[in-house]
RNA sequence: UCGGGCGUAGCUCAAUGGUAGAGCACUGCCUUGAUAGGGUGGUGGUCGCGGGUUCGACCCCCGCCGUCCGAG
Numbered sequence: 001u002c003g004g005g006c007g008u009a010g011c012u013c014a015a016u017g018g019u020a021g022a023g024c025a026c027u028g029c030c031u032u033g034a035u036a037g038g039g040u041g042g043u044g045g046u047c048g049c050g051g052g053u054u055c056g057a058c059c060c061c062c063g064c065c066g067u068c069c070g071a072g
Base pairs, nucleotide, nucleotide: 001071002070003069004068005067006066007065010024011023012022013021018055026042027041028040029039030038031037048064049063050062051061052060
């Protein structure tokens, strides 16, 4: 320098055009003599950044940044 993958909650990851979810973690309550465990609720995300397309974008297109792999 060139090609490709990935970037979403504190962490690991879904969602592949129609207003973003799961597990773990955190937390209220119940259960216990008290923990642990279990049950049942809850908090938490301008979807890496900036543009474009579209009635509508995490998703499609362009640029940039970060990271990983490969080629030279």
A computed fold for a 72-nucleotide RNA from a Candidatus Microgenomatia bacterium, annotated as transfer RNA. Model confidence (mean pLDDT): 81 of 100. It matches the Rfam family "tRNA". Its family is annotated with triplet codon-amino acid adaptor activity in the Gene Ontology. The organism belongs to Candidatus Microgenomatia (nom. nud.), within Bacteria.